A computed fold for a 76-nucleotide RNA from a Ktedonobacterales bacterium, annotated as transfer RNA. It matches the Rfam family "tRNA". The prediction has a mean pLDDT of 80. The organism belongs to Ktedonobacterales, within Bacteria.
């Protein structure tokens, strides 16, 4: 260089054109216990990598660019 895959909460990840953007564990409360832990229940937390396009509408489709894995040697 050429291809392919991913980039969504702090961390693993679901979600896949239709509005309220989620779930676990993490962190904050509260019950419970003499206290811890566990358990239960609540709460907070997101420019859906950045830029355009496409559409009534976009995290989703498409481009282009970043980053991250992986194949690959000039081949498709």
């Nucleotide at each position: 260089g050429g291809c392919g895959g991913c980039g969504u909460a702090g961390c693993u990840c679901a979600g896949u054109g239709g509005u309220a953007a989620g779930a676990g564990c993490a962190g904050g409360g509260a019950c419970c216990u003499u206290a811890u832990a566990a358990g239960u229940c609540u709460c907070a937390g997101g420019u859906c990598g950045c830029a355009g396009g496409u559409u009534c509408g976009a995290u989703u489709c498409c481009u282009g660019c970043c980053g991250c894995c992986g194949c690959u040697a000039c081949c498709a």